[in-house]
The RNA shown here (small-subunit ribosomal RNA) has 1502 nucleotides and comes from an uncultured Bacteriovoracaceae bacterium.
Its Rfam family is "Bacterial small subunit ribosomal RNA". Gene Ontology terms of the family: ribosome and structural constituent of ribosome.
RNAcentral holds the sequence, with entries from SILVA.
The coordinates come from a structure-prediction model, not an experiment, and the mean pLDDT is 84.
RNA sequence: AGAGUUUGAUCCUGGCUCAGAACGAACGCUAGCGGCAUGCCUAACACAUGCAAGUCGAACGAGAAAGCUCUUCGGAGUGAGUAGAGUGGCGCACGGGUGAGUAAUACGUAGGUGACCUACCCUUGAAUGGGGGAUAACAUCGGGAAACCGUUGCUAAUACCGCAUAAUUUGAACAACUUUGAAAUGAGUUCAACAAAGGGUGCUCCGGCACUCGUUUGAGGAAGGGCCUUCGCGACAUUAGCUUGUUGGUGGGGUAAUGGCCUACCAAGGCGACGAUGUCUAGCCGGUCUGAGAGGAUGAUCGGCCACACUGGAACUGAGACACGGUCCAGACUCCUACGGGAGGCAGCAGUGAGGAAUAUUGCGCAAUGGGGGCAACCCUGACGCAGCAAUGCCGCGUGAGUGAGGAAGGUCUUCGGAUUGUAAAGCUCUGUCCAAGGGGAAGAAGUGACGUAAGGUUAAGAGCUGUACGUUUUGACGGUACCCUUGAAGAAAGCACCGGCUAACUUCGUGCCAGCAGCCGCGGUAAUACGAAGGGUGCAAGCGUUGUUCGGAUUUAUUGGGCGUAAAGGGCGCGCAGGCGGAUUGGAAAGUCAGGUGUGAAAUCUCGAGGCCUAACCUCGAAACUGCGCCUGAAACUCUCAGUCUAGAAUCUCGGAGGGGGUAGGAGAAUUUCGCGUGUAGGGGUAAAAUCCGUAGAGAUGCGAAGGAAUACCAGAGGCGUAGGCGCCUACCUGGACGAGUAUUGACGCUGAGGCGCGAAAGCGUGGGGAGCAAACAGGAUUAGAUACCCUGGUAGUCCACGCCGUAAACGAUGAGCACUAGAUAUAGCGGGUAUUGACCCCUGCUGUUUCGACGCUAACGCAUUAAGUGCUCCGCCUGGGGAGUACGGCCGCAAGGCUAAAACUCAAAGGAAUUGACGGGGGCCCGCACAAGCGGUGGAUUAUGUGGUUUAAUUCGAAGCAACGCGCAAAACCUUACCUAGGCUUGAAAUCCUACGAAUCUGGCGUAAUUGCUGGAGUGCCCGCAAGGGAAUGUAGAGACAGGUGUUGCAUGGCUGUCGUCAGCUCGUGUUGUGAAAUGUUGGGUUAAGUCUCGCAACGAGCGCAACCCCUAUUCUUAGUUGCCAUCAUUAAGUUGGGCACUCUAAGGAGACUGCCAGGGUUAACCUGGAGGAAGGUGGGGAUGACGUCAAGUCCUCAUGGCCCUUAUGCCUAGGGCUACACACGUAAUACAAUGGCGCAUACAGAGGGAAGCGAACUCGCGAGGGGAAGCGAAUCUCAAAAAGUGCGUCUCAGUCCGGAUUGAAGUCUGCAACUCGACUUCAUGAAGCUGGAAUCGCUAGUAAUCGUGGAUCAGCAUGCCACGGUGAAUACGUUCCCGGGCCUUGUACACACCGCCCGUCACGCCAUGGGAGUUGGUUCAAUCUUAAGACGUGACUCUAACUUCGGAGGAGAGCGUCUACGGUAGGGCCGAUGACUGGGGUGAAGUCGUAACAAGGUA
Repeated sequence: AGAGUUUGAUCCUGGCUCAGAACGAACGCUAGCGGCAUGCCUAACACAUGCAAGUCGAACGAGAAAGCUCUUCGGAGUGAGUAGAGUGGCGCACGGGUGAGUAAUACGUAGGUGACCUACCCUUGAAUGGGGGAUAACAUCGGGAAACCGUUGCUAAUACCGCAUAAUUUGAACAACUUUGAAAUGAGUUCAACAAAGGGUGCUCCGGCACUCGUUUGAGGAAGGGCCUUCGCGACAUUAGCUUGUUGGUGGGGUAAUGGCCUACCAAGGCGACGAUGUCUAGCCGGUCUGAGAGGAUGAUCGGCCACACUGGAACUGAGACACGGUCCAGACUCCUACGGGAGGCAGCAGUGAGGAAUAUUGCGCAAUGGGGGCAACCCUGACGCAGCAAUGCCGCGUGAGUGAGGAAGGUCUUCGGAUUGUAAAGCUCUGUCCAAGGGGAAGAAGUGACGUAAGGUUAAGAGCUGUACGUUUUGACGGUACCCUUGAAGAAAGCACCGGCUAACUUCGUGCCAGCAGCCGCGGUAAUACGAAGGGUGCAAGCGUUGUUCGGAUUUAUUGGGCGUAAAGGGCGCGCAGGCGGAUUGGAAAGUCAGGUGUGAAAUCUCGAGGCCUAACCUCGAAACUGCGCCUGAAACUCUCAGUCUAGAAUCUCGGAGGGGGUAGGAGAAUUUCGCGUGUAGGGGUAAAAUCCGUAGAGAUGCGAAGGAAUACCAGAGGCGUAGGCGCCUACCUGGACGAGUAUUGACGCUGAGGCGCGAAAGCGUGGGGAGCAAACAGGAUUAGAUACCCUGGUAGUCCACGCCGUAAACGAUGAGCACUAGAUAUAGCGGGUAUUGACCCCUGCUGUUUCGACGCUAACGCAUUAAGUGCUCCGCCUGGGGAGUACGGCCGCAAGGCUAAAACUCAAAGGAAUUGACGGGGGCCCGCACAAGCGGUGGAUUAUGUGGUUUAAUUCGAAGCAACGCGCAAAACCUUACCUAGGCUUGAAAUCCUACGAAUCUGGCGUAAUUGCUGGAGUGCCCGCAAGGGAAUGUAGAGACAGGUGUUGCAUGGCUGUCGUCAGCUCGUGUUGUGAAAUGUUGGGUUAAGUCUCGCAACGAGCGCAACCCCUAUUCUUAGUUGCCAUCAUUAAGUUGGGCACUCUAAGGAGACUGCCAGGGUUAACCUGGAGGAAGGUGGGGAUGACGUCAAGUCCUCAUGGCCCUUAUGCCUAGGGCUACACACGUAAUACAAUGGCGCAUACAGAGGGAAGCGAACUCGCGAGGGGAAGCGAAUCUCAAAAAGUGCGUCUCAGUCCGGAUUGAAGUCUGCAACUCGACUUCAUGAAGCUGGAAUCGCUAGUAAUCGUGGAUCAGCAUGCCACGGUGAAUACGUUCCCGGGCCUUGUACACACCGCCCGUCACGCCAUGGGAGUUGGUUCAAUCUUAAGACGUGACUCUAACUUCGGAGGAGAGCGUCUACGGUAGGGCCGAUGACUGGGGUGAAGUCGUAACAAGGUA
């Protein structure tokens, strides 16, 4: 310090998530030791048992028993003035616990007290005299179960009560002094009032004295408290008004003290948007955690304060309480009871139950520290010191160290070579923390007391008392603990999480969208580094992970430190109170500000420096810090404030022109509609096309007239005015604002503006008018699958006017208002100035407004750019992920519709902005193609062939599926092929490699089977090396296992090959440049081309794969060469048959030729195009081969290869037979036809290119024929297949199911082949079906093409109507690019990127979830009223009782009664909050439900 996640990719916005630290934690797995800390966060729930506050005999009276001893046996002594109880004193208000309540009677901080208190303690004065009457205990009698209580009688005090004395005390009065203040005081004089208690020790002359501890009264201190004040200290405004003792005053009361604290009277105040009141939540702080800090969160342990003590109320005592282990009352609960009545309060320490995810021992000791009492010893102390339990946390140590390669075994992986675990282990050599045994052994302890000594104080005293110093003695819970020594022994001691990215760490197996994982993104559907296991690795380590919570990262609430044109976000607009901010200058003041000093900011903590435990954690000391607040002194620039001055802001005044600015009244013409009258006749209207509709009862059209309402053509303009909404015929009246020019006036009067007030389109609402046109609703007609729409015909509210509401809009510049500054260019509206002129015609220039472009700058980009989205200042409004939702509830407004304000539960990991590249569009432009059009011929109808689907079957093997599957794989299924079915067999196998044994190999006979298998004979030995035994090579048989084998599966694991877009013109790269970037540029643009072909221009310059060319065939010609080819000339023959020749044809090698080269015109002097010449050929001459980057998870595991998986006496192999050839039907592709451009018969002419040895096969011969016989020739320019056919000539048929057509069937044959039944081809004879040119629809073709005619070849024993190739004859048409299809380039829109076969909306149906309403039901809380009133306090004339004093009258005290206040409780009612509720509303969510298609492209009606 960042990272992951929205996208195909990018930048931004924005949320979610992670890495860090922490914890009083919990849970899971695991666990050796020690030190130091910490330990009910939940039920302030209930508590058994024990302990936690007593002490003092030196305040007082009284006073046992057991035991022991003695005894006269009655008792006595001792125990013992002890125990226990009582009166009395002090303490119990501290210490300890908890956090319920409390948002201020709290806390923190700084002050005040001139408004106060203070027991014990310290210092310092004075005093401590003399009396009195009671009462517990005890005794007696009595009541009660108990708790306890009562009667009578006795007694003491440091208990209680008078009296005396007393002042620097208290009160009153006086007065001339004095300090400080707004106001007290201090000192002085006089008067009045108020005290006390003794105990102990020693001595004694017995009178007392001394000391000491007490007691009383003053003054002062220390420490502690009460009260008051400033500032700070939660949430909600969907809590906006609250308050009657309320705010103040006067008198009185009360208190330690101020005060409405209480009371009577008077006044009507007080608080509040700077948040009163109400509701919810909460103890506050020092600190703690986190953070760079500012902050945020928190308030365990330790410390300070507060509050509370079963719940509520109350007072008493006391220095102090309204009292945790006190009292009284009420309530709830628990316990005892003899039922009459009593007892209790762990939020003290342990402990129990309950609750809970969860938190310890009914321990030891007062040795230390501290506290209470006491003169003291001492007693008490669950405060405290220790121990126990818990890895709860922090810190420290260990589980060994060195050496050790045959890199052991085992495990895991493997490409089978090896790698890894791994120096790891074993082995060898050491050490001893810890552990066990034995031995030693602290510090923490200072004291008090006693004794001794010494010098003091007091004293007559060396006594005593008292304090000081020294010495001796005495005190340890922890604990025989820490620590040390010796011996033994590597012996007892490692786990947890993770390994897809973030994030360090990878492989195998299992599983197969299952089981499961997951913090986010996301993994899992047969090759999972993501699930489970293993091996290995990484991290931390006596712990490791998970969960929860807080801060951080998050600048994601932004003071530091964010934003608002389009991402969330500018209020619809104005006026304006409060508030905030505010021009120039002078002087004063000193609130803010700044500086210095001073007080405080407790300690602990944090930081730094030291020190102590072996170290660390921990502890101790010192320093710093505590960023704060108060006070004093000073400064005066800035802000505030006071006073004065100024004119630049602002306003006023004079003159002037511009304007659809507003309001009222009057007027005008054009048009629509309706009505009346006329002319006139059959249509009109409407649409893409129609119909509804109007019209022969006279429409529409046309002429004249009338009525009525609304709106104002042209001018008219990105022009004007207005704050916005908005404003458009003319005239008049009333009226607002802005602008220009000018001098004068005022003198900061200004800007913004929460609340508030006003204005505010359209629609809508109310009342009353008006109503021509238009037109929601509605009706009809169309369209459509439907059409509650789009289109058409009608049509009502409404639109118009007056008055009143509503208060919202994409009320938009999606841009708040104001001021200032920061290049320009251009246009325009208004008003000026200058120059010049006849003239404001130009030209220059100023101010105000409105446009367009553009530099700097800004911006995520788009864009903005003096009219800012730039640079600054001031003020206001608003935003903080998407959905839920601008919704619910509440409140306010409204007649209503509704508006304003405005959540939560729940749910998702995104939602979004701008730009980029593609793809797409029922977007646009340009261009091409047999794409359309123009033509020719077909398919679709028939029959047959063939392929496919479907069906059938034991099997009908498998694959191919729009174009780009379907005469396709198959260039040949009778057997074989063959993969399928049935049946019979084989199991190292039909074929391969290795091993062993035997036999060479090989040839051959018989039996048997459906066949393979099987059974049984015969012949026969070779080659190489050899020491003559044997070995080897090749081959066969048998055997054992390694292995073979698989047309089994996955083409979505793959290679290779192929199809397709498409022979379309495209696809890219390097460098440079532009952009934050994805990317762009180049490749776009102007021309041109078949072409990204070429050219010109250009921030591009070059290059590559494609195009073209190079290659082959063909068209012309030349050269060379002439056999098997050819024959012009010569000879010859039936015949180029032969001699001869190589001119020609031809053959096959090599050349030439065509390049826009030439001319003319066009074009940019270009590329190129058009035309022409020449030429066999002219603009790539024709054809072929050649297929860029890529797309379709296209096809193929059944050509081949291949990973994984599967089968292994079978999914392998062999064999026979069957099937792939089935047949209601559907489709594709073909063949043949339907006939006269024809059929048939006879005659007759002309090709090219191929094939041929298990072959082609001539002549000749037989057969009607298929064919048979035959055999010449030929491995081919020689022989052969081989006849070309259409054509031509002649004849016939004459429009018919025919002399067309040939299917089907019967019979007889031929050929091939082991074999033609299922299931071949062909021949002959006979038979003679459908069919007379084919619906919707659809295919091919642009020239030697279509059409038509035949020929050959591959496969092949045989079998083409298929496929491939060859030549013969040989057309028609193309205006053209609007449309259909496909493609290319540019551009545009996009919510698509799996890319339109995309995306996506709403209802309905079903499941689940949270939530609103709801007749109500129920609980909590609170308010005011009222009734009743416990205990208590206060008041109280009369009533009752009464020891101390008395002047005998009383005073004083107590009680009952009554009154006031009041807890709990009762009654009726209101507010708020929660739970629940039949039914109901919408919302969210859920792989494959229904209906449509609203949005995204012009989304098909923007």